[in-house]
Context: one part of a larger RNA
RNA sequence: UGACGGGGACCCGCACAAGCGGUGGAUUAUGUUCUUUAAUUCGAUGAUAACCGAAGAACCUUACCAGGGCUUGACAUCCAGGGAAGGUCUGCGAAAGUAGACUGUGCCUUUUGGAACCCUGUGACAGGUGAUGCAUGGCCGUCGUCAGCUCGUGUCGUGAGAUGUUUGGUUAAGUCCAUCAACGAGCGCAACCCUUGCAACCAGUUGUAUUUUUUCUGGUAGGACUGCCCCGGUAACGGGGAGGAAGGAGGGGAUGAUGUCAGGUCAGUAUUUCCCUUACGCCUUGGGCUAGAAUCGCGCUACAAUGGCUGGUACAAUGCGAAGCGAAGCAGUGAUGUGAAGCAAAUCGCACCAAAGCCAGUCCCAGUUCGGAUAGAAGGCUGAAACUCGCCUUCUUGAAGUCGGAAUCGCUAGUAAUCGCAGAUCAGCAUGUUGCGGUGAAUACGUUCCCGGGUCUUGUACA
Numbered sequence: 001u002g003a004c005g006g007g008g009a010c011c012c013g014c015a016c017a018a019g020c021g022g023u024g025g026a027u028u029a030u031g032u033u034c035u036u037u038a039a040u041u042c043g044a045u046g047a048u049a050a051c052c053g054a055a056g057a058a059c060c061u062u063a064c065c066a067g068g069g070c071u072u073g074a075c076a077u078c079c080a081g082g083g084a085a086g087g088u089c090u091g092c093g094a095a096a097g098u099a100g101a102c103u104g105u106g107c108c109u110u111u112u113g114g115a116a117c118c119c120u121g122u123g124a125c126a127g128g129u130g131a132u133g134c135a136u137g138g139c140c141g142u143c144g145u146c147a148g149c150u151c152g153u154g155u156c157g158u159g160a161g162a163u164g165u166u167u168g169g170u171u172a173a174g175u176c177c178a179u180c181a182a183c184g185a186g187c188g189c190a191a192c193c194c195u196u197g198c199a200a201c202c203a204g205u206u207g208u209a210u211u212u213u214u215u216c217u218g219g220u221a222g223g224a225c226u227g228c229c230c231c232g233g234u235a236a237c238g239g240g241g242a243g244g245a246a247g248g249a250g251g252g253g254a255u256g257a258u259g260u261c262a263g264g265u266c267a268g269u270a271u272u273u274c275c276c277u278u279a280c281g282c283c284u285u286g287g288g289c290u291a292g293a294a295u296c297g298c299g300c301u302a303c304a305a306u307g308g309c310u311g312g313u314a315c316a317a318u319g320c321g322a323a324g325c326g327a328a329g330c331a332g333u334g335a336u337g338u339g340a341a342g343c344a345a346a347u348c349g350c351a352c353c354a355a356a357g358c359c360a361g362u363c364c365c366a367g368u369u370c371g372g373a374u375a376g377a378a379g380g381c382u383g384a385a386a387c388u389c390g391c392c393u394u395c396u397u398g399a400a401g402u403c404g405g406a407a408u409c410g411c412u413a414g415u416a417a418u419c420g421c422a423g424a425u426c427a428g429c430a431u432g433u434u435g436c437g438g439u440g441a442a443u444a445c446g447u448u449c450c451c452g453g454g455u456c457u458u459g460u461a462c463a
Base pairs, nucleotide, nucleotide: 001463002462003460004459005458007457008456009455010454011453012452013451015447016446019411020410021409022408023407026301028299030297031296033294034292035291042053043052064287065286066285067284068283069282070281073125077124078123079121080120081119082118083117086103087102088101089100090099091098092097107114108113127276128275130274131273136270138265139264140263141261143259148187149186150185151184152183153182154163155162156161167178168177169176193253194252195251196250198222200220201219202218203217204216225247228241229240230239231238232237303404307363308362309361310360311359312358313357319350320349321348324343325342329338330337331336370401375396376395377394378393379392380391381390417439418438419437420436421435422434423433
């Protein structure tokens, strides 16, 4: 000087407390472990792994396994020889491929050849999702959006170092004020950026509507600064009030200092070194990644009457659309089919979109008209192809489950809870994820305690 203390003082945070709703019990979806397996590819493992990489494993993907094949190779450059390229057909084969047959002879040109492409040969080389994230770059997680981390000059100390950065106030903040052997400065904080809430002006069609801009969309500059008043205070600032759409950082986002964890990633890519080179490379068919006594994590659905079912009826926002969205009509109980109008979209469509909601009726507290797993049958869709292994519909079947032990998680307002909608990925596949809106609470006395963090101080057999 740090680090640590079941030392001290002060302060903060959904840290506790006060509340609301969950997880832990059940079924199931999904990821992990373990086991099994020819293979169940690999990575991630307290917080900081476990609906994570994967924004979507039937084939492909795919890296794994078994079989069948190739060896200058699936891909790149160079050399030599031949042929335009390309197209069609036949045999064998699971395919990869292999053996043949036919066709075609183009472009530029100094008529020798050249360009693109294909085949054969030769070696230089290619190739490796092989190892090392403890050789690395880059990127990321984390402490933590915590308020810290440093430097120059000066001063003090033999020196390591200290001071500044401490102290007293204040703040979300090393924010600012006062004081002070310090005076200044940098990276952080804040502000500048995006969005949302208010109004003014300009422009408006495809919107509203019958005349335009109230709504709406786009653009421009504005508005909030403790500016004004009262109180406290030396000041910074704090408490209250007015006006205002908004008040003291208005709400949300982006933004992550010095560093820590030899944190994660060599399987995104790049890359050192090592290793493989008729194989640890490449092609292909089939299988596997989907196994299942068990295990943990994250979710969905429930256990019902604040409900289930039936009928009627109302109100969104974000988005997406051409190998696409697909209307009306018609067929079907339905998934869906048919149909084809319109639309590169404020015009048409997904989608008169919503669902909780509201209004009626029914059920009458039961393992039920709760719950829907499992299973049987019949269908639909995508796709060469749904057996392993997709999703959906209809009829039947009707498990467990009656609110969950110890323990544990999230959340302070348009939040929690609850309700649906859309997008990415995507042929098909969503209980995941990213967004969007609808309805819309309770509680916070407070900081004694638990956890994490910050500042000062103290002790130390620690460095």
The part of an RNA shown here (small-subunit ribosomal RNA, 3' major domain) has 463 nucleotides and comes from Candidatus Nanosyncoccus nanoralicus. The source organism's lineage runs through Bacteria, Bacteria candidate phyla, Candidatus Saccharimonadota, Candidatus Nanosyncoccalia and Candidatus Nanosyncoccus. Its mean pLDDT, the model's own confidence on a scale to 100, is 82.